Annotation
The RNA shown here (Lysine riboswitch aptamer) has 165 nucleotides and comes from uncultured Atopostipes sp. Of the family's consensus pairs, 98% are formed in the model. The RNAcentral record of the sequence draws on MGnify.
[in-house]
RNA sequence: GGAUGAGGCGCAAAGGACAAGAGUACAUAUUUUGUUUUAAACUGUAAUUUAAAAUUAUGGAAAGGGAAAUUUGCCGAAAUACAUUAUAAGUUACAGCUUAUAGUGUGUUGGGUUGUAAAUGAAUAAUUUACAAACUGUCAUAGCAUUUAGCAUUGAUGAGCUUCC
Numbered sequence: 001g002g003a004u005g006a007g008g009c010g011c012a013a014a015g016g017a018c019a020a021g022a023g024u025a026c027a028u029a030u031u032u033u034g035u036u037u038u039a040a041a042c043u044g045u046a047a048u049u050u051a052a053a054a055u056u057a058u059g060g061a062a063a064g065g066g067a068a069a070u071u072u073g074c075c076g077a078a079a080u081a082c083a084u085u086a087u088a089a090g091u092u093a094c095a096g097c098u099u100a101u102a103g104u105g106u107g108u109u110g111g112g113u114u115g116u117a118a119a120u121g122a123a124u125a126a127u128u129u130a131c132a133a134a135c136u137g138u139c140a141u142a143g144c145a146u147u148u149a150g151c152a153u154u155g156a157u158g159a160g161c162u163u164c165c
Base pairs, nucleotide, nucleotide: 001165002164003163005161008075010074011073012072013071014070018066026059027058028057029056031054032053040049041048042096043095044094045093046092047091078109079108080107081106082105083104084103085102086101087100088099089098090097110136111135113133114132115131116130117129118128119127120126137157138156139155140154143151144150
C1' cells in the first nucleotide's frame, strides 16, 4: 500500500399497511357586529387584489412530519456544524431575508439506549444540538485462571481493530 471480516433494537435508501393531522382548513346557506382615512399577503420601494371576525346547519380535505411487512446497498456505514456554489418557493418586479434540495471544502462524532434543556412541529409523536448516566465493541494494561481463546481494574477511541499478501 492492497484485499478481507467483526460490533447490533448497527447505518442509509426504496416502500408506505397504519395512526394522527381533524370534524381542522375550505365550500354552500343563515344570523350578528364591523368596514375603504382601514386591515392582510416575510422586510423595503412601487404595483395589484380585497376587507376582516363570530354563531348555527349540511358537506368535508390535503401537505410537511411519523411509521409495520418486505427489498437493496453497506460498517465514516452515516449524521451534523460553519463557509461557499447552483436551483426552486414565499401575490407581481427589483433588492434582501428565510426555508428546502444537490454539490464542494474544513472540523466533530466508535455504537445504540435512557434522562434533562432548547429549537422545529397540531402533537405527550419524531428529529437535531448540548450535557449526564449506565451498557456495549475494539486496542493497550495491574492481576486471576489455564486450552478457556475466559474473568476483570484502569485508560484510550474508527485516519481505529482482526486476518492474509